Description: Two RNAs folded together computationally: RNase P RNA and transfer RNA, 426 nucleotides in total. It holds a member of the Rfam family "Bacterial RNase P class A". Gene Ontology terms of the family: ribonuclease P activity, tRNA processing and dimeric ribonuclease P complex. It is annotated as a ribozyme.

[in-house]
Formats: sequence, C1' cells, structure tokens
RNA sequence: GAAGUACGCCGGGCAGUCGCGCGCCGCAAGGCGUGAGGAAAGUCCGGGCUUCACAGGGCAGCGUGCAGGAUAACGUCCUGUCGGGGCAACUCGAAGGAAAGUGCCACAGAAACAUACCGCCGGACUCGCUCCGGUAAGGGUGAAAUCGUGAGGUAAGAGCUCACGGAGCGUCGCGGUGACGCGCGCUCGGGUAAACCCCACGUGAAGCAAGAUCGCUCGAAAGGCCCGCAAGGGCUGGGCGGCCCGCCCAAACGAGCCACAUCGCAACGAGGCGCACGGUGACGCGCGUCCCAGAGAGAUGGCUGCCACCGCGCGAGCGGUACAGAAUCCGGCUUACAGGCGUACUUCGCAC
RNA sequence: CUCGCCAUAGCUCAACGGUAGAGCUCGCGCUUGAUAAGCGCGUGACCGAAGUUCAAUUCUUCGUGGCGAGACCA
Repeated sequence: GAAGUACGCCGGGCAGUCGCGCGCCGCAAGGCGUGAGGAAAGUCCGGGCUUCACAGGGCAGCGUGCAGGAUAACGUCCUGUCGGGGCAACUCGAAGGAAAGUGCCACAGAAACAUACCGCCGGACUCGCUCCGGUAAGGGUGAAAUCGUGAGGUAAGAGCUCACGGAGCGUCGCGGUGACGCGCGCUCGGGUAAACCCCACGUGAAGCAAGAUCGCUCGAAAGGCCCGCAAGGGCUGGGCGGCCCGCCCAAACGAGCCACAUCGCAACGAGGCGCACGGUGACGCGCGUCCCAGAGAGAUGGCUGCCACCGCGCGAGCGGUACAGAAUCCGGCUUACAGGCGUACUUCGCAC
Repeated sequence: CUCGCCAUAGCUCAACGGUAGAGCUCGCGCUUGAUAAGCGCGUGACCGAAGUUCAAUUCUUCGUGGCGAGACCA
C1' cells in the first nucleotide's frame, strides 16, 4: 500500500427568532427547567406488574432440544465440543432419536426395503427367446440401489478375508465437570422427524383497552324434586376459564345509566456514566457521581444566518443530509438505515 | 395500544409435499338476417425473500399488504 475479518461509535453542529407538551415559580403578564431512538418499528421470545383460576393427582395441548456457565428470566448471551465454509483472521449451524413403531419416497426403474430386468456362474432335461438355483462385481433407471477404493479369494461373486478410509454400537480402558477425543472389541441394518411419533426438560390462563378507587337505578336473592316425624339420605342441576378423577353448593350475583375523573404511570429503577477488583468471557461486586420525555391514544416543530458533508454546475450558485418517530416498564431477538469515524487482527506486495 | 385471522386467474372459491382446477368474466370461431342463449377452442394465478426436502402453492422463519376483535363504568 492492497484485499479482508471482528468489535465499538457517530448519524449534522452553533447562534438567533416564532411556537408546542410537561414540571416548578408568579395574583397576572410572564419567567426558569426539561422534552425521541439505536432501532422508539415488527410484536417474535423472556420477565416485572395486575386480575381470574388454583387441596391434590392424571391426561391432552404448547414450547425448548450438543455441553458447561451467565442472568430476574429467556428460544438471549459467553466459553467450549462436533459438523460445514475460508490460505488465514474468522464465520455459519432448528446440532436429541430413522438400530421403537407407523406413514411417505411422484416419474423412471426388475426392485425404493425386500426385490434379479440385462448380464455373469452352476445344474436339469423335453435342448428352448426353457426351467431351477447362486450372484449386487458390471450395464441400465433414479435425488437416492445393498459402506467406499484396492488386493486376495471364488464356479461366478460377495466384508467372505486383508490394507486404508467411513458409519453405528459397547454395564470396555484412558483423558475431560461435560459435550466429546484417543484406543480396543463387535457390526455394516437407504432417505425423510421444518411427517406422525418417541425421549428428556419446562409450562395455569389472560393481558396496562390488565386492573384498583370514588355513584345511582332496577332485577334476583339460591338451588330443585323425592323418601323420612326429625337428624339425614337419594336423584337431578350448577361451579371449579382445555378435559378427567376429585372437590364445592356458598360467598353471592346480574342488567342499565353517567363520566373519559384519580391511581396504575413516568424522578429511585434487574437505572445511566466513571474508576478499581474478580473472571478467558457473558457477567458479578465495591466506591463515586447523575436524575434523564410522557399524554386528552393529541407535545417533542417551523424559519433565518454561518459552518460541516454529499450531488450538480466552468462559475456565481442551486439542491440535499439515511432509517425512522415514544404510549405499562425492563432484558433480548429480528427487520430498516445515506454517509462517516475509531480499535484490534489476518493474508499478500514493497521498502528498511 | 393489545390480541387474532387471511393472502391462489380480472372476480368468487377449491386442492394440498410430486405437471394447480372450477364457476363467472375476457378473446376467437361455429350457429343466426342480427343479437342473446347454446356449442367448441384459447388467454390468464399460488404476496415477496431465505431455509428444510430429491422435490414447496403446501412445511419453517423473516418481511409486505389486508381484515377483524378487545374499555375501565364502581
């Protein structure tokens, strides 16, 4: 210098002026402070919070799917294992089970999971375009065809045997917390689980338009039937927000009208920033410091000047500045994003 | 704001892992003096992008567009 990899950050600035929301001050006029994002988005996950349900058990449904860790939790993140890609830095992976069962594998092909079409070999006789048996080495079909290549072996062949390689299994040995790796032994049984399914683990349902507080009016007030003098029993009905076993039969409750009232809810939080320590890291912990939007589903803007960057133009100058915009809050993921900056690393070239 | 559903031909709907079909419409022809009706033939589509699979309209993920539901009321 070129090409690349990973991570982080900015994403117009300053001034003036006219406005808007919220808070505070002021009798008022007005003044002061503060006011979008890295994704506020999609609503795809997880949690806080709230109401309903909830003795207990079972089933169904749903979700997750290599190991260990981080975390409030997660389908997220970190570190590793295995597999794919890259010379490398590095990166990608819905990564349990097809040797439990069922289904499917169109067309072609003899055959798609139990089968011999051609071919090869052996045998039989009635000697044929014959029959019987063996054979997955060769041909042909297909996305996929009997572990692959080579040698031995054989009537021809075949993991039948051997070498190398691959796959699966093991109360096996060693290493590792573990995924797994190395070795040893046995075996060679097509694919598909983003088909049903099996295994392991997890899971109550809904969502801030959740919900809480402050009224009036009306309805209904609780179980029904049978047996019994009664206590009680039986049948039926109802409730338990997926179903069943099981439990309960009372607290109650239902309808209408009026608000868009107050709270939830916006300044204390799984909070931001800085430093130190522990950890490979995600992260944890300690100290210091800061207070940082918010509703009426409604504010967060416009104009002017200078500067920065980009485009056009010979020039004076003109035009433009990405994606997008809070609505219960927080942690993630995903998607969109003009342009620019920084750090570390890899490969190649050149110079010393 | 929260939650749910859908997307196939110009319109209304099917199908569902293996060459996408029907009705109406549209075009051409036949029939008729002409039109309608009828008959025959034809045109025309799986919302977009990735993935799983031999193979995707179908299964999965992400996006785009459309539709619907939900209010505290003591």